[in-house]
RNA sequence: AGAGUUUGAUCCUGGCUCAGGACGAACGCUGGCGGCGUGCUUAACACAUGCAAGUCGAACGAAAAGACGGAAAGAGCUUGCUCUUUUCAGAAUUGAGUGGCAAACGGGUGAGUAACACGUAAACAACCUGCCUUCAGGAUGGGGACAACAGACGGAAACGACUGCUAAUACCGAAUAAGUUCCAAGAGCCGCAUGGCCCAUGGAAGAAAAGGUGGCCUCUACCUGUAAGCUAUCGCCUGAAGAGGGGUUUGCGUCUGAUUAGCUGGUUGGAGGGGUAACGGCCCACCAAGGCGACGAUCAGUAGCCGGUCUGAGAGGAUGAACGGCCACACUGGGACUGAGACACGGCCCAGACUCCUACGGGAGGCAGCAGUGGGGAAUCUUCCGCAAUGGACGAAAGUCUGACGGAGCAACGCCGCGUGAGUGAAGAAGGUUUUCGGAUCGUAAAACUCUGUUUUCAGGGACGAAUGUGCGAUGUGUAAAUAAUGCAUUGUAAUGACGGUACCUGAGUAGAAAGCCACGGCUAACUACGUGCCAGCAGCCGCGGUAAUACGUAGGUGGCAAGCGUUGUCCGGAAUUAUUGGGCGUAAAGCGCGCGCAGGUGGGAUAUUAAGUCUGGUGUUAAAGUUCGGGGCUCAACCCCGUGAAGCAUUUGGAAACUGAUAUUCUUGAGUGCAGGAGAGGAAAGUGGAAUUCCUAGUGUAGCGGUGAAAUGCGUAGAUAUUAGGAGGAACACCAGUGGCGAAGGCGACUUUCUGGACUGUGUCUGACACUGAGGCGCGAAAGCCAGGGUAGUGAACGGGAUUAGAUACCCCGGUAAUCCUGGCCGUAAACGAUGGGUACUAGGUGUUGGGGGUAUCGACCCCUCCAGUGCCGGAGUUAACGCAAUAAGUACCCCGCCUGGGGAGUACGGCCGCAAGGUUGAAACUCAAAGGAAUUGACGGGGGCCCGCACAAGCGGUGGAGUAUGUGGUUUAAUUCGACGCAACGCGAAGAACCUUACCAGGACUUGACAUUGAGUGAAAGUUCUAGAGAUAGAUCCCUCCCUUCGGGGACACAAAAACAGGUGGUGCAUGGCUGUCGUCAGCUCGUGUCGUGAGAUGUUGGGUUAAGUCCCGCAACGAGCGCAACCCUUAUCCUAUGUUGCCAGCACGUAAUGGUGGGAACUCAUGGGAGACUGCCGUGGAUAACACGGAGGAAGGUGGGGAUGACGUCAAGUCAUCAUGCCCCUUAUGUCCUGGGCUACACACGUACUACAAUGGGCUUUAAUAGAGGGAUGCAAAACCGCGAGGUCAAGCCAAUCCCAAAAACAAGCUCUCAGUUCGGAUCGGAGGCUGCAACUCGCCUCCGUGAAGUCGGAAUCGCUAGUAAUCGCAGAUCAGCAUGCUGCGGUGAAUACGUUCCCGGGCCUUGUACACACCGCCCGUCACACCACGAAAGUCUGCAACACCCGAAGCCGGUGAGGUAACCGUAAGGAGCCAGCCGUCGAAGGUGGGGCCGAUGAUUGGGGUGAAGUCGUAACAAGGUAGCCGUAGCGGAAGCUGCGGCUG
Repeated sequence: AGAGUUUGAUCCUGGCUCAGGACGAACGCUGGCGGCGUGCUUAACACAUGCAAGUCGAACGAAAAGACGGAAAGAGCUUGCUCUUUUCAGAAUUGAGUGGCAAACGGGUGAGUAACACGUAAACAACCUGCCUUCAGGAUGGGGACAACAGACGGAAACGACUGCUAAUACCGAAUAAGUUCCAAGAGCCGCAUGGCCCAUGGAAGAAAAGGUGGCCUCUACCUGUAAGCUAUCGCCUGAAGAGGGGUUUGCGUCUGAUUAGCUGGUUGGAGGGGUAACGGCCCACCAAGGCGACGAUCAGUAGCCGGUCUGAGAGGAUGAACGGCCACACUGGGACUGAGACACGGCCCAGACUCCUACGGGAGGCAGCAGUGGGGAAUCUUCCGCAAUGGACGAAAGUCUGACGGAGCAACGCCGCGUGAGUGAAGAAGGUUUUCGGAUCGUAAAACUCUGUUUUCAGGGACGAAUGUGCGAUGUGUAAAUAAUGCAUUGUAAUGACGGUACCUGAGUAGAAAGCCACGGCUAACUACGUGCCAGCAGCCGCGGUAAUACGUAGGUGGCAAGCGUUGUCCGGAAUUAUUGGGCGUAAAGCGCGCGCAGGUGGGAUAUUAAGUCUGGUGUUAAAGUUCGGGGCUCAACCCCGUGAAGCAUUUGGAAACUGAUAUUCUUGAGUGCAGGAGAGGAAAGUGGAAUUCCUAGUGUAGCGGUGAAAUGCGUAGAUAUUAGGAGGAACACCAGUGGCGAAGGCGACUUUCUGGACUGUGUCUGACACUGAGGCGCGAAAGCCAGGGUAGUGAACGGGAUUAGAUACCCCGGUAAUCCUGGCCGUAAACGAUGGGUACUAGGUGUUGGGGGUAUCGACCCCUCCAGUGCCGGAGUUAACGCAAUAAGUACCCCGCCUGGGGAGUACGGCCGCAAGGUUGAAACUCAAAGGAAUUGACGGGGGCCCGCACAAGCGGUGGAGUAUGUGGUUUAAUUCGACGCAACGCGAAGAACCUUACCAGGACUUGACAUUGAGUGAAAGUUCUAGAGAUAGAUCCCUCCCUUCGGGGACACAAAAACAGGUGGUGCAUGGCUGUCGUCAGCUCGUGUCGUGAGAUGUUGGGUUAAGUCCCGCAACGAGCGCAACCCUUAUCCUAUGUUGCCAGCACGUAAUGGUGGGAACUCAUGGGAGACUGCCGUGGAUAACACGGAGGAAGGUGGGGAUGACGUCAAGUCAUCAUGCCCCUUAUGUCCUGGGCUACACACGUACUACAAUGGGCUUUAAUAGAGGGAUGCAAAACCGCGAGGUCAAGCCAAUCCCAAAAACAAGCUCUCAGUUCGGAUCGGAGGCUGCAACUCGCCUCCGUGAAGUCGGAAUCGCUAGUAAUCGCAGAUCAGCAUGCUGCGGUGAAUACGUUCCCGGGCCUUGUACACACCGCCCGUCACACCACGAAAGUCUGCAACACCCGAAGCCGGUGAGGUAACCGUAAGGAGCCAGCCGUCGAAGGUGGGGCCGAUGAUUGGGGUGAAGUCGUAACAAGGUAGCCGUAGCGGAAGCUGCGGCUG
C1' cells in the first nucleotide's frame, strides 16, 4: 500500500466481498511447563448453608468461673506429703445487659437517570464538618430514674407486659462565661451587587464526666498508710484556626427521532412569611402575566458519566470489562428516626409481590458482600488458607474483628518466556505416494554413531517478603517534689510467614515423558493420485460438482502458524462508501416548474479608534494509573518501579494590530433614481374583419358519392356528390414567419382603441452600499381533470358499426358523447428540459442575426470601423469517464440556497398537511439481489439506408411433383429385420456391388489362456489321406511319416498339454481426442510489425474517388511496409516448331493382293513421347484524371484470368466419423470374446427423396448402306476364327503379359418401306411356361434368353430443380467393385441448341454507414395478467398486554400543625398545684389501591391487498432495429393481460 466481482472486451460511476488489528468472548480439533493478568456481557431472576461489623471490663452494675494464696474439716497413709469438701480474698477470662465509638467506611451492582448526573473551568460576601492537629479558656454544686437481676404472668413461637431492687463517662436541673450567638446605637477599613472584615459600649442567651486508669506522698487532710490531696495520661465542655471531607450555584461540553411543533399554572417574576447547615417557589398567602421554543422546547426511544480502551497516518469512528474518580441503587414503592454524617446493602415503620414457620391466633426473610445452589444462556471458577504483610473499626495497650486484603485452587481465557533435542550420517535402505516404468518424492529425514540434560523425575539444601511495627530492657530528654509513673528520641534483645519446604541452588540420571491445527482454483504462500458424477457435498466474494474435479471426500506431498490452530460473533480500518482534512449533482443517484421575499449567511473604496475573533508570552489547572521518551528490578520478556513531556480549559495576566468584526466620519465605481429616445405575438378589457369547414333555403344537374393497401359500414332517385346565389353559427387567425421578437417560468401570433408591467440605448441629475442569496412563508403555474352557468362549427377519449386478424377490447374506415370555447371558482402536476439554481469577477478568436449608439465617407443612401444589450453556429486553451462544454462554460475563483449516497421493494405503506373528488406533498421498513447504471469499442442483427456480386431473379431450354419400376429413407412389422448419416451441408449416402461368406443382428449348438499376439519351462513332430457319428463346429478311428542348421554343447521354425501374466470386444462416449471430411465458399477476405491517434477497449493501415472476377490495380490519405488468401507458377486442352520413329503413320518410290501399310522402304503427314515457341492490353484509336482501366480495331490458332482441372485464407457449425484406422477413460472376461448351422439385413397398409422407362409421329417397327469415336480393361484373364443353338449360351481353340492380340458391335445419325393418332405396331409393368450362366448351394434371395401375357400411363395440382457453349438436351461406349449380379457411381467421346432487356423484387454473399436494452449474438432479449409453492409486509370487525400522564375516590406509615378532659420520675412549689412532656384524637401532604375517559408503543385476528423469490406451467407479444402503429412524460377514459385511445409536452 491494495485486491476480487457488472462487460465479448474498455473506461467510469457504484455497491458487495477479502487481506490487518482488537476482544471479559464462545464453539471444533489438539494439548508439555512456567510467570503475570483475567474470569455471569444473559435473569437488577430466585436463593439452601456458612462466613462478610464489631470493639472497649482503663465508663457501669450484677453474674459465672476460679490460677496463686490463707483458714477449717475429712480421707489415704510413707507422718508430712497427696487428695477431697467447705470457706475467705481474688488476677487473667467468659457471655448477656446499661453506656461509648464504629456501623454513612470498606465490599457489590449498573436497574434507573438525557440530568448540574458526569467532565472541565469557576463561585459560595449563601453553608456544615465526628475522629485528627494547633491554640485559648473551663471542668463548681446537685438530683431522679431505667435495664440487667428477682418474683409472678401471657404466647406455639417471635416476643410482650406487670411488681420490686440497682450503677455509670446513661439522663436532668442549677452556678460560672475568656471566646460565641442575638439586640441597640456608633467608629475605621475593604469589595464585582447583595455586602464583608474589624474596634469599643450596654443588655440578653447558652457548658461540662467533682470521670477512668497508673503512680506518689512535695503540698493539704487524717497522719500507719491512704485520699476528698498531688502528679501523669486518657476522656469531658466552650471558643478560635488548620487539614481532610461534604453541601449548593454557574459558564461550556455530553446519543437518536420533526412521520414529536408548540410546551408551561407554582408555571415566570415580585415583595412578605415559613423551612433548611445554607441560597432558592424549596413551601405558603397575596399581586403581576409571565417563562421556554426552529440556535429544536415538549414528547418518544436508547443510555450510568469520565480518566481511559480498541482502531486509524491523522482528523475521526467505536467503546466505557478489569484498575482509578464521580453518581445512582440495595426484593418493589413510600416514609421518617438516630446521628457530625443516612432518608441508611448485612437499621426501623408502612404498603405490595414472593418464599418459609405456625398450635391458624400470628410471626420471619431479603447474597447487585465472599464462596456456593437452582434457573436462564453459546458462555464465565473453590461452599479453600490466613490476618504473616498493606489498610480499616474499637481499645491506653496487649489484642479482638476484618470473604477489604494477602495468597493458594480451577480454566490455554489473554499476554510473555522455555521445551519437545544437537552434530555426523547416501546403500539416497525399507515403506508410502506417483510414474512417460527410466525414474521422481517423502529425504539427512530415519536407522546407525557421537554428544547435551533446559524442562519432566528423584534426592539434598533452602529464601526475600519481617522490622521504621510489637513486647521487654537500657540510655538521653520533657512533665513532675520524685531515683515512682509516663510522653518523645536513640539503642539492645526476643518473638512473629497464610503462601511453603514454594521460588531458587546443587547433585543424579534415561533422548528418554512432551505436536498439533488450518489451508493448498483466483484474491492468497502452497499440487498430484484415487473415489464420486449437478449426486454427495464445498463456498468470505467470484464460483466449483452433469465420468479424466489442482474447488467435493480420502491419501501422499507442500505452505502457514505453533501449545496452539481454525470457525463464529462484535468494533475500527481498508471505505475519499457522509468527503472539516477529503466527494458530488448535462447524460451514471442528485438543480425545487418559476418568481417575490422575513429571518439567517455573505458583502465595494478611504481614514481613525477599539481589541470580540486572530496571533504570541506568563500563570493556574489538567488526581493517580495508563500512553510517549529516558533509566532501573525480576536470568530475558510479559510484569513492576523511578523520572520526564503533551493537547485542552480559564469571567487569570501582559503584548501585537495586518485581516474579519464593532464604532465614527467620508467616497462613488455596486445598486437605485431623473431626463431624452427607439424596439417588441409582454399582460388585461372592449370593439371590428376576411378566408375556410359545417348547416339551412333556393337554382342548375344526374347516378353515383365517399373511403381504403383492398373493401365495407355510411350518404344518395324522397335527387346526394359537383356547381351557383343568399343566409345562420361557432372556433381558429393562411401569406408575412425568420435557430426572429417579448416574458421569471408556464407561455404569447388577424386588426383597432383604452389601461398597464418590464427590458435596452444615450446622458451622468440626485441618493450614497441602500447589495447578493434566501430555510420557512406568499404568489404565478401547459395539458388533462372537477364544480356552477352559458356555448357547441370543426376535432374528438368513452361508445356504436365496418374492416384486418388465429384472436384484434388496437393500428385503418364511417359515425359520435364528455371535452375542446366563454365567465366565475378549484386542482398544482409534465421529458414543467438547456434533463445544466441564482449572483459577481476573470480567461484566444472567427462568423451570422435582432434592437440601439458612435465614428469615417458621401450631395445623399449604402459599404466600412467600433461600443452596449440580446440570440445562434464554429473553434483554441482549459475541463470531462467519455460524449461533449468552451465568454450564453460543463473553464478559473468567491458567496448563498436546493438536492444525492447500490438495484429492487417504492415515490409504495402508515401518520400528518392540502383538496369537492381525482389526487398532491412529506415519506419509511421488513424482505431480496450482486449487481443496477453511464459513455464509448468490436461484432452480430434490423419487416434501417447506400453501393456491388452470384443461373439469385428475369429471358430461355429441359426436368421433378401425376404413372410403372429400380433404389435409399421414415414408419410399421419381426426372434432379428445389425449399425451410422437428419434443413441447405441425411435419404442410388458409408455400401466401388448382403444367396453362404461378407455380418456387426436373431435362433439353436459348441469352446474357455481362447480364432489372433508376446514371454518362460516341458514334450516332439505338426500338417495331411481315408472312414464313422453329427446340421456343422466337433468327436472317434485309421493310414502315412519323424522338420531344418550345427562348432554336436545346442539353436531355430512348427505343433501339443498344463499353469500364469494376458488376449479379445463392429461394447459406450465424435460432448475426452488424433487423423480425415462436409459447409459457408474459390466468397474476397483474414491478419501482423513499426509508427501515429485514443486514459482504454480499440482505431488507423483495410476508409475515401475510380476500377476489377478479385483487399485486382491506380490516385489520394498518418501512415509505411509485410504475411496468409486472389492472381501466377502445376496438369490438361486449343496452334506451331523441333527431336525420335515401333507395335503407330504411308506423301513420294518399288513389290504384292480379290482387298488390307500386307512387304521393301520412307521420316513428309497423322499420331505418340520428350523439348520449346506463342497471349503480354504488347500495337492503334476513343473515353478516363496525362492513371488504373474500359470500349472498338488490327494481327493472330487463340484476346483481355482463351476452355477445363488440381489448388479451399483466418475461422464458423461442441457439423460428421470411436463401425476405415489410431487413441484416453469407462464397461464385459465359461462372455458384450470365439467357432458353427440355419435365418435376417430382401418384411409391407403407407409417406418422402433420387433415378430409369414412358405416355409417342421431331415417334415406333423392319430392312439396307456406308460410316465416323474417345477413353479404358485383359493371365484364377481377355478370347478371335470355326461349328452347334431362334437366343442366352455351348464346344473346340489361334493370338495376346498388349500403340502388336482380344473385349469391340459404337449408338443416335443417313436412306427406303410401313404404322396414321388409337391406350395404338405407343408403353412395357405383371404373370405363366421353357431354358442358359455363375457358384458347394439361386426356395427365402441372382442375372440373362425365348415363347406367351400386355397393367398404369394420353405430358402431370400446389410447389420445386438444373443449366449461359462444345454448355443444356440427346446418343451410345468403357471401367472400378465383382464367382455371379448396375436404371447406381466414375470416366469417355458422338450430335448439338435457345436466351440474358435488365437489377424493381425473392434467396445467398461482400463493403460502407446508422440504431440497438442483442454478445449462447433475433432461433437474441424481454413485459404483464393468470395458475402453483414459499417468504416478509400493509389493511381489517375486533381481542389482549404494556407505558406515561390526567380527573376523581380511598387514604397506610410518617413529618409538620392543632387539640390534648387521659397519663406523667427529675424543674418550680412546704402542699395543693403548675411548667414541660407523652398517649389519644383532628387536619394538610401522602405510597399502594380503585374508578373513568382519552393518548402512545406492541402482540394477535376470520378475511383481504399488493410485493418479493422459484421453476421445466398458461395467455398473448408491450419494449429493445423505423421492434413491424417511433418511444417516453403528465392526465383522463377504457380493456383478460401486457396495453390502447384522446389532449398537451419532450427527443433520450
Molecule: small-subunit ribosomal RNA
Organism: wastewater metagenome